[in-house]
RNA sequence: CGAAUCAGCAUCUAGGGUUCCGCCCCCGUCGGAUCGGGGGGCCUGGUCCGAGAGGUGCAAACGGCAGUGCUGCCGUUCACGGAGGGACAAAAGCCCGGGAGGC
Repeated sequence: CGAAUCAGCAUCUAGGGUUCCGCCCCCGUCGGAUCGGGGGGCCUGGUCCGAGAGGUGCAAACGGCAGUGCUGCCGUUCACGGAGGGACAAAAGCCCGGGAGGC
């Protein structure tokens, strides 16, 4: 200087929108109950999506020690980052992406 491999799963959170639920508004309706229709995510929410660079747990791999024939214990670092595109109903710290780029 270059190349290869690796960065798993579950769950929670930051965050996210609007399929469904709820809530609010309008109409059917002069008033009420029920029902139906339409709208609102610039509606706190529930379901839902959800981090490589967030948490936790489990696992894998590697290294070391002990035992001795595959068991146990210990350890395992770093991480700034667009624009643009994509999916699901839609959006996002999701995916492209430990990307382009930067140090």

A computed fold for a 103-nucleotide RNA from an Actinomycetota bacterium, annotated as Guanidine-I riboswitch aptamer. The sequence was found by an Rfam model in a public genome assembly. Of the family's consensus pairs, 100% are formed in the model. It matches the Rfam family "Guanidine-I riboswitch aptamer". A reference for the family is Barrick et al. (2004), "New RNA motifs suggest an expanded scope for riboswitches in bacterial genetic control", Proc Natl Acad Sci U S A.